RNA sequence: AGAGUUUGAUCAUGGCUCAGGAUUAACGCUGGCGGCGUGCCUAACACAUGCAAGUCGAACGGAAUAUCUUCGGAUAUUUAGUGGCGAACGGGUGAGUAAUGUACAGGUAAUGUACCUUCGUACUGCGAAUAACAAGCUGAAAAGUUUGCUUAUACGGAAUAGUUUCCUUCGAGGGCAUCCUUAAAGGAAUAAAGAUUUAUCGUGCGGAGAUCAGCCUGUAUCCUAUUAGUUAGUUGGUGGGGUAAUGGCCUACCAAGACGACGAUGGGUAACUGGUCUGAGAGGAUGAGCAGUCACAUUGGAACUGAGAAACGGUCCAAACUCCUACGGGAGGCAGCAGUGAGGAAUUUUGCGCAAUGGGGGAAACCCUGACGCAGCAACGCCGCGUGAGUGAUGACGGCCUUCGGGUUGUAAAGCUCUGUCGUGUGUGACGAGUAGGGACGGUAACACACAAGGAAGCCUCGGCUAACUACGUGCCAGCAGCCGCGGUAAGACGUAGGGGGCAAGCGUUAUCCGGAAUCACUGGGCGUAAAGAGCUCGUAGGUGGAAAUGUAAGUUAUUGAAUAAAUUCCAAUGCUCAACAUUGGCUAAUUUGAUAAUACUGCAUAUCUUGAGGACAGAAGGGGAAACUGGAAUUCCAAGUGUAGCGGUGAAAUGCGUAGAGAUUUGGAAGAACAUCGGUGGCGAAGGCGUGUUUCUGGUUCUGUAUCUGACACUGAGGAGCGAAAGUUAGGGUAGCGAACGGGGAUUAGAUACCCCGGUAGUCCUAACUGUAAACGAUGAGUAUUAGGUGUAUUAGUCGUCCUGACUGAUGUGCCGUAGUAAACACAUUAAAUACUCCGCCUGGGGAGUACGGCCGCAAGGUUGAAACUCAAAGGAAUUGACGGGGGCCCGCACAAGCAGUGGAGCAUGUGGUUUAAUUCGACGAUACGCGAAGAACCUUACCCAGGUUUGACAUAUAACUGACGUCAGCAGAGAUGUUGAUUUCCUUCGGGACAGUUAAACAGGUGCUGCAUGGCUGUCGUCAGCUCGUGCCGUGAGGUGUUGGGUUAAGUCCCGCAACGAGCGCAACCCCUAUUAUUUGUUACCAUCAUUAAGUUGGGAACUCAAGUGAUACAGCCGCUGUAAGGCGGAGGAAGGUGGGGAUGACGUCAAGUCAGCAUGGCCCUUACAUCUGGGGCUACACACGUGCUACAAUGGUAGGUACAAAGGGUAGCAAAACAGUGAUGUGGAGCAAAUCUCAAAAAGCCUAUCUUAGUUCGGAUUGCAGGCUGCAACUCGCCUGCAUGAAGCCGGAAUUGCUAGUAACCGCAGAUCAGCUACGCUGUGGUGAAUACGUUCCCGGGCCUUGUACACACCGCCCGUCACGUCAUGAAAGUCAGCUGUACCCGAAGCUGUUGUUCUAACCCGUAAGGGAGGAAGGCGUCUAAGGUAUGUCUGAUGAUUGGGACGAAGUCGUAACAAGGUAGCCGUA
Repeated sequence: AGAGUUUGAUCAUGGCUCAGGAUUAACGCUGGCGGCGUGCCUAACACAUGCAAGUCGAACGGAAUAUCUUCGGAUAUUUAGUGGCGAACGGGUGAGUAAUGUACAGGUAAUGUACCUUCGUACUGCGAAUAACAAGCUGAAAAGUUUGCUUAUACGGAAUAGUUUCCUUCGAGGGCAUCCUUAAAGGAAUAAAGAUUUAUCGUGCGGAGAUCAGCCUGUAUCCUAUUAGUUAGUUGGUGGGGUAAUGGCCUACCAAGACGACGAUGGGUAACUGGUCUGAGAGGAUGAGCAGUCACAUUGGAACUGAGAAACGGUCCAAACUCCUACGGGAGGCAGCAGUGAGGAAUUUUGCGCAAUGGGGGAAACCCUGACGCAGCAACGCCGCGUGAGUGAUGACGGCCUUCGGGUUGUAAAGCUCUGUCGUGUGUGACGAGUAGGGACGGUAACACACAAGGAAGCCUCGGCUAACUACGUGCCAGCAGCCGCGGUAAGACGUAGGGGGCAAGCGUUAUCCGGAAUCACUGGGCGUAAAGAGCUCGUAGGUGGAAAUGUAAGUUAUUGAAUAAAUUCCAAUGCUCAACAUUGGCUAAUUUGAUAAUACUGCAUAUCUUGAGGACAGAAGGGGAAACUGGAAUUCCAAGUGUAGCGGUGAAAUGCGUAGAGAUUUGGAAGAACAUCGGUGGCGAAGGCGUGUUUCUGGUUCUGUAUCUGACACUGAGGAGCGAAAGUUAGGGUAGCGAACGGGGAUUAGAUACCCCGGUAGUCCUAACUGUAAACGAUGAGUAUUAGGUGUAUUAGUCGUCCUGACUGAUGUGCCGUAGUAAACACAUUAAAUACUCCGCCUGGGGAGUACGGCCGCAAGGUUGAAACUCAAAGGAAUUGACGGGGGCCCGCACAAGCAGUGGAGCAUGUGGUUUAAUUCGACGAUACGCGAAGAACCUUACCCAGGUUUGACAUAUAACUGACGUCAGCAGAGAUGUUGAUUUCCUUCGGGACAGUUAAACAGGUGCUGCAUGGCUGUCGUCAGCUCGUGCCGUGAGGUGUUGGGUUAAGUCCCGCAACGAGCGCAACCCCUAUUAUUUGUUACCAUCAUUAAGUUGGGAACUCAAGUGAUACAGCCGCUGUAAGGCGGAGGAAGGUGGGGAUGACGUCAAGUCAGCAUGGCCCUUACAUCUGGGGCUACACACGUGCUACAAUGGUAGGUACAAAGGGUAGCAAAACAGUGAUGUGGAGCAAAUCUCAAAAAGCCUAUCUUAGUUCGGAUUGCAGGCUGCAACUCGCCUGCAUGAAGCCGGAAUUGCUAGUAACCGCAGAUCAGCUACGCUGUGGUGAAUACGUUCCCGGGCCUUGUACACACCGCCCGUCACGUCAUGAAAGUCAGCUGUACCCGAAGCUGUUGUUCUAACCCGUAAGGGAGGAAGGCGUCUAAGGUAUGUCUGAUGAUUGGGACGAAGUCGUAACAAGGUAGCCGUA
């Protein structure tokens, strides 16, 4: 510090996810030791048991026990009670509490303070009780009651009274409003306690201090406005009461205030802080432990005591719960330490000790102390240590992988040599204790010795992010997964193994927080199109604000002081062996506050200025607004005339109108709505919007001028107010045209609730009033300033001029182009989306959803404000390359057109599908399968079926052992394979053996079994189409572009010109072959002009010609003309050939997961007495049917018969075969010749001549069938070909549709070859013969190329994608209601208690009195106010649930259509009905 993920790729936007750190954690696997810490986050749920607050005999009287005793008593110990102090601390918890809290800073002139320190002063003298105790009584108990006795530092008067308090008078000083401090005089009121060991301790009053506490103020302190108004003791005042003290704290009266958009009130959540975690920081989250504050102690209320409490281990009452009970009544409160149950994913011992630190009591010794110090449990965290070190290569065994060579585990192990941390055993043995004693920890830490490598390693992970790879298993299964995503037979992603990586006594997972996230942006983001500018204007609060001056000093700046507890963080040291940890010391920063100084800027105050802003006067422009009036054209309707059969409408029609006279035309009339031309990216308005003309009323803007006026009056604008298209609503009018609805009518269509046509209501128009929304758009808030230009246009002013026209210079509007700059790009660019400032509005992934609920508005429709659950990993923007379009332009092709011949109909052949079958082997399926693989299925082939055999095998290699043959012939069995019997029979040798063959064994053979979607190779197709790319440069952030586009030209990316391109490669063309002309060479087997010869180039001869096959030549737009810049085009000449002369071979980058595992090769999988192999037979040849490709025909341009002519290219020794002979013929006999320019197949056929047939199912056509033969072959039945005779089917030119062909082509005609024993060949491949027609042209169909355009497509239109319905799951809204909780209001009841009042009853202390008695004071009791819990009634809010119902999301291939994306086939979209 970043990374992954939207795309074919790119940039940007934007979300999701990951890597880091942390935790009071939990879970899974594993686990050696020690130190230091930490340990109920859930039920503030309930608690058994023990302990957690007592102490003082030096306050007091008793009692008991012990000892002594002079029996009087004394001493000692213990302590139930009275009394004192403490129990308000310490310890726990976080329920409540959003302020009666907390933090920070202040105030108290509005206060208190036991114990402690210090100072001053005082302690005189009386009195009356009471507990304990004793006796009686009640009770189960707890406990209570009566009578009697008694002490005190317990209680009560009295005396004394200065400084104390209060009142009065009168001064001084000070301050902060009320006031504070203090001197003096007079008056009033209030005290005390003693103990003792004689050292002291204690007590009263008063002052001061310290400590602690109360109260008050300021600032800060979570979310929510779908909580906007709240409040009656409420806000203030006066009197009174109350408190330690201020105060509505309480009360009576008076006034009507107080709080709130700077967020009151309400709702939700929450103890707060120092700090902790994270972060570069700013921040964000958090508040375990430690420390400060607060609150609470089963729930609620209340007071008492006290210095202090509204009291955790006190009291009273009420409620719930638990326990005891004799049923009458009682007891209790672990959120103290342990511990138990429950809850929960989850959190410890019913330990030791007061030795230390601290606390309470005491004069002290001491006692108490679950505070605390320690130990125990837990890897819960942090820190440290160990599980050994060195050496050791036959690189061992084993494992795993393997290309079988090896590699790896791996110096790892073993082995050898060492060490002793931890551990075990033995021994010694602390510090912690300052001062005599006292050590829980603890026989612990530490130290010494001995022992022995022995007792001590796991967890996660290995597709990318992210360090780390192979094998096997599995086969969209099982499973994994943080995101992207893996898994459908070769998984580095699942499981296992080997190996590797990471961390390590731990490692992973889960949960949560911060970070990354600049993803709420103060630091530090945005709003034209990605989410986002309010439809527009006015304007309130608020925010911001021109020039110069004076003052002030709030902000600001500088210097300086104080505070901000300790701990923590940081720095420097020190102590535990180090570290964690602990101790000591310390800086800075930050925050708050004070003082002093400065005055540039901001603020505030005062008084000015004119440039911002506004006004006055004068002229000019305009569909600005409102009202009234008005004009012509057109449409429709009405009336009349003329006139006759149609009109109208459409892609084509029909509905409709019309002989009752339409349409057309003429005249007249009526009505409503809208305003052609002018008219223009021209004008006006804030926006919506505004268009005949005239008048009236009225708003705003701009330009120019002036000896002009005011003097910052400004900008923006939360709330608020007004305006606001269309549609819609209410009421009343109006209605020509248009025109939702009308399941209207007619068409179209599979359907057509649409598009098209004929009608047509609301509406559209007017008046009055609502509604308040639009893609209300420049998708661009308003204002100010600055920043190159060019060119239009509207209004206006000025200058000049040739003064009617023009040119130039300004201002204000409105457009286009463009520099800098900006921007993701597109683009914007003085009318900014540039550069800055001010103010407002708005955004924070997509969907759910602008939905639900609630509020406000509306007559309604609805508007406005505006969520969540759930769900996805994307959604979206701009641009790029393709592909596509029922987009456009240009061009080409037998693509169409123009022609010729066909196919589709018939019969047959052949292939395919289907069907059948034991099997009908397999493959090929639009074009690019179907006379295709197959250039030859009777057996073989053959892969299929049936049957019979074989198992190292029909075939290959190698080893070991044994045998000697193998083979040939013959017989037997058998369908044969095969088996069996007999006969016959080896070679080489160094004599060991070898070759060859057989048997056995074990390696292996074999497979036309699967996967062409694992592959190689080969092939088809687009397409012989003209394209496909690269290097360097340039442009672009980039994908990419440029080049390759453009203008011409070409068959061509062929060439030329131009150009940020310049070059190059694969393709095109050429080079190669055949063919057309010719020269030359060579002439046999070819040829024969001349000479001779023959039946015959037969022979001699010849080397001319033909021909053959070698080498050459020829054609290049070279020449001429025209045209063009050029490339080139057109025409002509010459020439055998003319514009690539004709034909062939040659197939770019790539596409179709195209075809082929059955041609071959090959990975993987599968079979191995079988999916291998041998044999016989059968099948591949089946046959209701459908399709493709062909042949033969339907006839006279013909058939038949006879005669007769002319090729090319091929084949031939397991062959071609002549002559001759036989046969009607197939063919047979025969065998000359020929391994071929020699011989042969071999006859070419159409053609030509002659004859006949005469338009018919024929002398056409030949299928089918019968008989008789021939040939091949072991074999011709299934299942061959050929011949002869006989038979003589369909068919008379073929529907929709569709194919080929542009010249030696189509068409017609034969010939040959491969395969092959033969043949189904009518196929295929070649070859020659005869030999046409037509092309105006590119509108249309098909295919292709280039450019451009749109795109929501990229598996690329056979694409994408929308909605209803059906099914399942999930969350959610509504709903008659039902239940629960918080809470408001009114009323009822009203415990305990404080208080007020009363007090007839009772009453020791004081007073009067001798006494009786009385008084003062007090108490019980009664009554009243307040009031907890409870009750009744009625609301608000929240939650749960609810038959049914609404939409939403998701789900595999369901149904119906095809709305959107291309002009998406009716352009799309927004608002409305």